[in-house]
Molecule: RNase P RNA; transfer RNA
Organism: Myxococcales bacterium
Formats: sequence, structure tokens, C1' cells
RNA sequence: CGUGAUCGCUGGUGCGCCUCGGCGCACGGGAGGAAAGUCCGAGCUUCAAAGGACAGGAUGCCAGGUAACGCCUGGUGGGGGUGACCCCGAGGAAAGUGCCACAGAAAGCAAACCGCCUCGCUACCGCAAGGCCGCGAGGUAAGGGUGAAAGGGUGAGGUAAGAGCUCACCGGGCUGGCGGUGACGUCGGUCGCACGGCAAACCCCAUCCGAAGCAAGACGAAAUAGGAAGGCGCAUGAGGGUGGUUCCGCCCGAGCCUUCGGGUAGCGUCGCUCGAGGCCGGUGGCGACAUCGGUCCCAGAAGAAUGAUCACGACCCGUGGCUCGGCGACGAACGCGGGAACAGAACUCGGCUUA
RNA sequence: GGCCCCAUCGUCUAGUGGUUUAGGACAUCGGCCUCUCACGCCGGUAACACGGGUUCGAAUCCCGUUGGGGUCACCA
Repeated sequence: CGUGAUCGCUGGUGCGCCUCGGCGCACGGGAGGAAAGUCCGAGCUUCAAAGGACAGGAUGCCAGGUAACGCCUGGUGGGGGUGACCCCGAGGAAAGUGCCACAGAAAGCAAACCGCCUCGCUACCGCAAGGCCGCGAGGUAAGGGUGAAAGGGUGAGGUAAGAGCUCACCGGGCUGGCGGUGACGUCGGUCGCACGGCAAACCCCAUCCGAAGCAAGACGAAAUAGGAAGGCGCAUGAGGGUGGUUCCGCCCGAGCCUUCGGGUAGCGUCGCUCGAGGCCGGUGGCGACAUCGGUCCCAGAAGAAUGAUCACGACCCGUGGCUCGGCGACGAACGCGGGAACAGAACUCGGCUUA
Repeated sequence: GGCCCCAUCGUCUAGUGGUUUAGGACAUCGGCCUCUCACGCCGGUAACACGGGUUCGAAUCCCGUUGGGGUCACCA
């Protein structure tokens, strides 16, 4: 955990009794894959109904599914793995603002510390060619060093030394053809390369969202009695409502506001379980799913039910050696002993997450 | 039941991307001072609830858990 028996609990239907409060008997029903977290999306209800703007929030490759979704399916791109396969919060950094600590010469329309090279002056060595210390003026981003990140990469040519300076391949930007519904892929042309990273920083773009929640709310019962003082108004309308703000509107409206003083209730019924429902089969689709037919009714409590005991069986773990299989480790059956989780409806569904 | 909030040394708190080895006060431990205790001075121990992610870098930002709290003066 399953089946059966006995004893209970809970609400439903039927019958009987009754002091109308209930009681008894019979029949059939009675937790979950997560009922949980309350993280998303809906139904339903109220805010009288609906709209514009602002604020706020959410989502973020493409196509589809769905009542809807931040969910699901299939693909694209990227990453990981030998592979089967797995993972991805995956718009925009050439609209703007901001940040990039420490280290380092330089950190954002780059930068010359060491190094390399040229020139000038000067000291020294050498017969000479030349070498070389130091100083100064320049060139150089290939090398060293710092850093998470140093303005494409590898190789060759080239050069005083170097450098997309030039070339080949790879990468990238722009652009055209073809394939694809699309994300995108592929082939070609062109540009020596302009555009570092961060948007789970503000923000921009696109799409979506009114708010609150069953303690929502509806009906009934009971109550809102009767007063005092002051102010405003009586339809040319005081005042109130429209649940983030506001506008345009709309609705109620003959009483309203302040102070003093006074009274009642916190109960019952519904909402409440038949639902985007479960199971079986056919058809369409790669799939999520859709559709058709048949069949079933499956918890509705509120100090809050769904449990306990016994027997048999199934499962898991340990252990034993007579039996069987195997060379063996071991396995099967059998005997003995033990274990059995996470948790638990509270308006209802679809998901996600966690156990 | 719904809704909302919080988590940093033993306690109360600062820190909202780097300056930090997370700072301060009380408490606690050791030493100095004193005849002794207290006060005072010096020094030490001691914390970002947990697991992932974004980022060069997370106590801080994002996601998911865990624990705690507010309650009829948050909601009838």
C1' cells in the first nucleotide's frame, strides 16, 4: 500500500420515531501527487457601465497550442558532452545618461613604462669600418609587464623599426540572389575594420495588464429609534459616488455637514461544488492539442470528518543456510527480524516550483 | 483562509555594487591601573538564514527555498 471483518467520525438520500431540539435503521460517498509555497494565469463576485492621458507593473529568438499565462510543444541560434543527449531571463550598447574599483604609462571620440628603430649633441673604446654610456627630438601598439577587459586573429610579404601598410584564410560590417510562414540558413559582391563590456544600471522599443478578493458578495433576521444647538441648500440643484492620479463624461440626489447625546448586531441560508470534468475508443496533427462517439457522477466540513484494531497478501531492507541456477562474485525461492515516506482539502480550475 | 512585512556578531544596529580582512555600541574574554572591586585605558573572540544565477567583482541586483512576525485596530 491492497483486500476482508469489527468498532467509530462526517455529510447525502430514503424510511420510522419524536417532547420538533433531534434520535434510530438501511443504502451508497468520503484527501493528494503534491491538497504545500501562494509564484504566475483564468473563472466567479463587488466597486453603476465604458473610454483617453499619465504613473506603475509584467513579458522579451521564431511559429504554433490554449479560456488565458511568465505555462506547454516543435524549431532557430548559442553553450556543454566522445556519444546517446542535456542546458540557455536569448529584444536594443551606431537614441541618450551612468558605471568599469585595485593594478597599470594608458580604461573610452585611447595610451609610449620597459623594449625596438631613426636623427642630433656628447663622453669613452678602436688605426679604421664601427661599437657603446648618457641627454634631447621624433617614429612604432609587433614583443614584455598590469588587468576581467588594452581597439580583429593566424601566417607571409613589406619596413629604419613597425603597423590592414599589402596579400591569403578565418572572423566582422554593409549589400544582393536563393531556400524557409518565420527566427534564420546558404551562395556571391563590397568595405581594411569604423561599432570594448554592463540594460537581473537608469532607460528605449514592441506587446499585455482597471482594482480588490469567497472574511469576494447576495438574500433573510435584528437594528438604523426619538432628540438638542449651529451652518448650507431645496431643482438655475447643496452634497455625494465613479477603489493609483487626472480628463471627458456618467450616475444618485432632497436633504446634507459639524458638535453634544443615544441605540442595535456581529446570527442564519445561499455562494459550494457538474466542471475549460474523469475514463475508454475512433479520426486529424511530428507534437502540445483539437474533434467525434460511448460511458461515469467522484469530499463539501466550520471547535472543522476522512480514523483505530485484527487477519491475509503485495513491496523494500538486513540476515541465515537445507534446495535450485552459475566456474565464481552472486541471484531466485524459502525461514527469521524489521520498515513503509512527504504530507494533508477549506470557492473552483490550468500551470510552475519545492518536498 | 486571504493579504502584507522582515532576516547582518549573543543583543541593538551601520553598510544599496569595488575603497573593507563587513564598521560601531552594549555584552563576553585577556592584560594594565588599584590594597581589592567598580570606573577608565589597551587588545582579542564573534555575523551577512540557505541554494543557484547576472556581473571582472554580490551583504547589496534577480530567481527559488527556509525560518519568523503582523493580525478581528490589515480584511467579516